[in-house]
RNA sequence: UGCCGGAUCGUCUAACGGUAGGACGCCAGGUUUUGGUCCUGGAAAUCGGGGUUCGAGUCCCUGUCCGGCAG
Numbered sequence: 001u002g003c004c005g006g007a008u009c010g011u012c013u014a015a016c017g018g019u020a021g022g023a024c025g026c027c028a029g030g031u032u033u034u035g036g037u038c039c040u041g042g043a044a045a046u047c048g049g050g051g052u053u054c055g056a057g058u059c060c061c062u063g064u065c066c067g068g069c070a071g
Stems, first nucleotide, its partner, number of pairs: 001070007010024004018054001026042005047063005
């Protein structure tokens, strides 16, 4: 330098173009003498900028960063 792939709650990981979900963690309550376990509930995210579309995490362009391959 070129090509390919990736970026989603704190972490890991889902999501035919149509309500962004789950697990762990965190918070609150219940249970327990206390803690842990267990049960219930809650907060919490789509890398930035544009475009297409009635509607974009998803499709297109571009930028940043990470990884792989080639030189």
The RNA shown here (transfer RNA) has 71 nucleotides and comes from a Candidatus Portnoyibacteriota bacterium.
Its mean pLDDT, the model's own confidence on a scale to 100, is 83.
Rfam family: tRNA. Rfam's curators write: Transfer RNA (tRNA) molecules are approximately 80 nucleotides in length. Rfam links the family to the GO term triplet codon-amino acid adaptor activity. The family's RNA type in Rfam is transfer RNA.
Taxonomically the source falls in Candidatus Portnoyibacteriota (Bacteria, Bacteria candidate phyla).